[in-house]
Predicted 3D model of a 111-nucleotide RNA (SAM riboswitch aptamer (S box leader)) from Chitinophagaceae bacterium DXS.
RNA sequence: AUCUUAUCAAGAAAGGCAGAGGGAUUUGGCCCGAUGAAGCCUUGGCAACCUCACCUACGGGUGGAAGGUGCCAACUCCAACUGUACCAUAACAGGUGCAGACAGAUAAGUC
Numbered sequence: 001a002u003c004u005u006a007u008c009a010a011g012a013a014a015g016g017c018a019g020a021g022g023g024a025u026u027u028g029g030c031c032c033g034a035u036g037a038a039g040c041c042u043u044g045g046c047a048a049c050c051u052c053a054c055c056u057a058c059g060g061g062u063g064g065a066a067g068g069u070g071c072c073a074a075c076u077c078c079a080a081c082u083g084u085a086c087c088a089u090a091a092c093a094g095g096u097g098c099a100g101a102c103a104g105a106u107a108a109g110u111c
Stems, first nucleotide, its partner, number of pairs: 003109006013043005021032003026080004044072003049068002051064005076103001081100007
């Protein structure tokens, strides 16, 4: 870095170094941050994709957490595009909910 599949409403933080940003990108919003952001290190934890044990009607199920990843504010923080229901209006504008798409993240496989 390509493509495919699955998942994304739950869960899980302390210390040290550091010193002003951060929440992927753009725009808008809303938040977090000198009571210390990003990043790095240590320790701890969550989860159970790979994995391990057992069972199996071979679809999968139950249990574990040693190992490979991942993750540990807010739904993937929210919206953006489409459809739809409702509110609102003379009609618009606007608002709320739901479903989907797009984008993204993670895993496993693949080039």

The model forms 97% of the base pairs in the Rfam consensus.